[in-house]
Parts: sequence; C1' cells; structure tokens
RNA sequence: GCGGGAGUGGUUCAAUGGUAGAACUCCUGCCUUCCAAGCAGGUGACGCGGGUUCGAUUCCCGUCUCCCGCU
Repeated sequence: GCGGGAGUGGUUCAAUGGUAGAACUCCUGCCUUCCAAGCAGGUGACGCGGGUUCGAUUCCCGUCUCCCGCU
C1' cells in the first nucleotide's frame, strides 16, 4: 500500500428498513437474626461525519480504532 472482518448500556452478545432487547453488573425495595441466594422494580447504549428514504443499528460514501490475510 491492497483486501476482508468487527465497533450497540459498565461487561458479554442479539436485533437483515418500522417503539433498540437479553444475561451479568449497579441502584431501590421485599425476604433473611446477618450475609449469600431468591423475588419485584429502576437507571443506562447503536464509534464519528454525510447521503438515500415517509422512516436507518440495518442500505450507500468517507473517516477513526481494533483484528486477520496479501504484498
């Protein structure tokens, strides 16, 4: 330099154009003599900038970071 893949709550992962979800974590309450476990509820996220579209995490372009391969 070229090609491919990945980027979504604090962490690990879903969601192939129509209200962004799960588990664990965190907070509050219940339960318990206390802790743990269990139960109920809550906070919090689409790497960044454009484009297409009535509508974009999703499609297109650029860019940044990481990983793999080629030279």